The part of an RNA shown here (small-subunit ribosomal RNA, 5' domain) has 546 nucleotides and comes from a metagenome. The RNAcentral record of the full RNA draws on SILVA.

Context: one part of a larger RNA
RNA sequence: GAACGAACGCUGGCGGCGUGCCUAACACAUGCAAGUCGAACGAGAAACAUGUCCUUCGGGACGUGGAGUAAAGUGGCGCACGGGUGAGUAACACGUGGAUAACCUGCCCUGGGGACUGGGAUAACUGGCCGAAAGGCCCGCUAAUACCGGAUAAGACCACACGGGCUUCGGCCCAAGGGGUCAAAGUCGGCCUCUCGAAGAAGCCGGCACCACAGGAGGGGUCCGCGGACCAUUAGCUAGUUGGUAGGGUAACGGCCUACCAAGGCUGAGAUGGUUAGCUGGUCUGAGAGGAUGAUCAGCCACACUGGAACUGAGAUACGGUCCAGACUCCUACGGGAGGCAGCAGUGAGGAAUAUUGCGCAAUGGGGGAAACCCUGACGCAGCAACGCCGCGUGGGUGAAGAAGGCCUUCGGGUUGUAAAGCCCUGUCGGGCGGGAAGAAACCUUUAUAGGUUAAUAGUCUAUAAAGCUGACGGUACCGCCAAAGGAAGCACCGGCUAACUCCGUGCCAGCAGCCGCGGUAAGACGGAGGGUGCAAGCGUUGUUC
Numbered sequence: 001g002a003a004c005g006a007a008c009g010c011u012g013g014c015g016g017c018g019u020g021c022c023u024a025a026c027a028c029a030u031g032c033a034a035g036u037c038g039a040a041c042g043a044g045a046a047a048c049a050u051g052u053c054c055u056u057c058g059g060g061a062c063g064u065g066g067a068g069u070a071a072a073g074u075g076g077c078g079c080a081c082g083g084g085u086g087a088g089u090a091a092c093a094c095g096u097g098g099a100u101a102a103c104c105u106g107c108c109c110u111g112g113g114g115a116c117u118g119g120g121a122u123a124a125c126u127g128g129c130c131g132a133a134a135g136g137c138c139c140g141c142u143a144a145u146a147c148c149g150g151a152u153a154a155g156a157c158c159a160c161a162c163g164g165g166c167u168u169c170g171g172c173c174c175a176a177g178g179g180g181u182c183a184a185a186g187u188c189g190g191c192c193u194c195u196c197g198a199a200g201a202a203g204c205c206g207g208c209a210c211c212a213c214a215g216g217a218g219g220g221g222u223c224c225g226c227g228g229a230c231c232a233u234u235a236g237c238u239a240g241u242u243g244g245u246a247g248g249g250u251a252a253c254g255g256c257c258u259a260c261c262a263a264g265g266c267u268g269a270g271a272u273g274g275u276u277a278g279c280u281g282g283u284c285u286g287a288g289a290g291g292a293u294g295a296u297c298a299g300c301c302a303c304a305c306u307g308g309a310a311c312u313g314a315g316a317u318a319c320g321g322u323c324c325a326g327a328c329u330c331c332u333a334c335g336g337g338a339g340g341c342a343g344c345a346g347u348g349a350g351g352a353a354u355a356u357u358g359c360g361c362a363a364u365g366g367g368g369g370a371a372a373c374c375c376u377g378a379c380g381c382a383g384c385a386a387c388g389c390c391g392c393g394u395g396g397g398u399g400a401a402g403a404a405g406g407c408c409u410u411c412g413g414g415u416u417g418u419a420a421a422g423c424c425c426u427g428u429c430g431g432g433c434g435g436g437a438a439g440a441a442a443c444c445u446u447u448a449u450a451g452g453u454u455a456a457u458a459g460u461c462u463a464u465a466a467a468g469c470u471g472a473c474g475g476u477a478c479c480g481c482c483a484a485a486g487g488a489a490g491c492a493c494c495g496g497c498u499a500a501c502u503c504c505g506u507g508c509c510a511g512c513a514g515c516c517g518c519g520g521u522a523a524g525a526c527g528g529a530g531g532g533u534g535c536a537a538g539c540g541u542u543g544u545u546c
Base pairs, nucleotide, nucleotide: 001546002545003544004543006542007541008540009539010538013392014391015390016389017388018387019385020384021350026348027347028346030345031344032343035077036076037075040074041073048065049064050063051062052061053060054059084303085302086301094227095226096225097224098223099222100221103220104219105218108216109215110214111213113211114210116150117149118148119147125140127138128137129136130135155182156181157180158179160177163174164173165172166171186208187207188206189205190204191203193201194200229275230274231273236266237265238264241263242262243261244260245259246258247257248256278300279299280298281297282293283292284291285290305326306325307324308323309322328339329338330337331336356382358381359380360379364378365376366375367374368373395425396424397423398422405416406415407414408413429487431482432481433480434479435478439473444468445467446466447465448464449463450462451461452460453459490535491534492533493532494531495516496515497514501530502529503528504527505526511518512517
């Protein structure tokens, strides 16, 4: 000099864009942060409104609407994403480049194919019972795109195999063929026929789902080369240890696991041990080389009160899942239960120190749904903080008898100083009044046109066009008008380094200080004043890095 997630002191007008618990991975009150689908399924309220009847005039019964709505349940998909934190980890964790002839992949895309026929349950619910609660038990009823058989098998998988190829003669690869195992789910809309009509059933068509397979996309698992901390005042470490055979296990290779066999494997190019630490893109600094660092943003990893375990699933470190143990907190009828903010706010504690228990799903993105739509503390915004960067303002011109006052003085004067006053202007910001956006075109509905399907000009799908709907921020940005110089300057320094000097007070005292050093009676170095210098809504100090 530059930098900062800064803090502290003094001071403080406005705006834009960013940033904001670096400490206790300490403990947490309260609310919210993951749901959705009735076009998979069975069932299904109430408040309230209204009609009739009864009435002891309080009301009651029944019906209709509310409504096939709410809450609950089965089932599907999601909950493995998104969000947080950095404790652990010196490791294939990360970065980079490869390998996988050793692998997996829900949703999505493409392709051709298939979806036949039966069955038994169970929740919800009714009834009974236990319990303070959390919750649980028993009897009975019922449905499905839930569950289980049978059939079919292009295809996949398994063992066998005519035959062929290669061979280090151990085996490996291709493969006609027959054998075994493995599938599925419907629902919605339209047309037509039966029908007086409706409901419903058969048939046809279409949409969305369903099954197996092949391929793809995107995602993931595993393995390897190389690379990036410190300590040798850590020198030896290792028994599933190193390798082999066989088996098990896994989606998959492998001591991953087990049995047996061999006795190996690592190490001074640093094993083992210890200390510290998430890694990277980057960030800061520097001419560079390098050094330091890893907040915000992005990629990867790890973790979710502590330790352990599996289940479900395409996928699990499963933060807001389950089980066991522990510490802690809470409820209890003392028998027993409940909980996990390193999600967003917020509280206490710790600390030099770090914000609102805000608004909205309008946009972007995500989950569910055919869709409408619902959910979303992701996100978009607003609030607080000069914490940072950037921009703007606190006025402009004129004005000397060079006013007054202050300070200094050699008492002549000098300086503050065009500074002020006065006069003439301007109107940024702030204030008041008025106008007032973009961010929003999609989805969807209607209409029209074209195309696909079809018996069809129903319906439906695709594309295009037009119209209609939607804004948290916010009456915000921005624009116009009004008034008025009015509301808006401080901080540090002035001995040398280092830009800036005098007076008074003090008297080695009180004090200053980054280094050198000042102060013991004229101190440009202490304290005050006047003046000056430097930065400026900041200025200094402290800390840290280069």